[in-house]
């Protein structure tokens, strides 16, 4: 000092708190206040979790413009990239917390 689309998306896990909703409990009395995160339902939700797609890049095969080949264009379909990845305090969002965003960031090996 040091290379990589460290690609994007959509379901969801783990994991998370408490606006809605449910449960508790207290008030008050019939439709509501108040408190409580409480096994839940909506809700948040991972670079370092699953997994679908889409995009890049390359090999074949078709098909087009255009003609024998190439170059361009598109279509399938095969395969790359694709592997690895330990991490704070703080801080930010939202109702609120978080493996959420600052971030593959300090910093460590």
């Nucleotide at each position: 000092c040091g290379a990589g689309u460290u690609g994007g998306u959509g379901g969801c896990u783990a994991g998370g708190g408490u606006u809605c909703c449910g449960g508790u409990g207290c008030g008050g009395u019939u439709g509501c206040g108040c408190a409580u995160g409480c096994u839940g339902g909506u809700c948040c939700g991972a670079g370092a979790g699953c997994u679908g797609c889409c995009a890049c890049c390359g090999g074949c095969a078709g098909g087009g413009g255009a003609g024998a080949c190439a170059u361009c264009c598109u279509u399938g379909u095969c395969g790359g990239a694709u592997g690895c990845a330990c991490g704070g305090c703080g801080g930010g969002a939202u109702a609120a917390a978080a493996g959420c965003c600052c971030g593959g960031g300090a910093g460590a090996c």
This is a predicted structure of a 109-nucleotide RNA (Guanidine-I riboswitch aptamer) from Rhizobium sp. PDO1-076. The prediction has a mean pLDDT of 78. It matches the Rfam family "Guanidine-I riboswitch aptamer". About the family: This family represents a conserved RNA structure found upstream of the ykkC and yxkD genes in Bacillus subtilis and related genes in other bacteria. A reference for the family is Barrick et al. (2004), "New RNA motifs suggest an expanded scope for riboswitches in bacterial genetic control", Proc Natl Acad Sci U S A.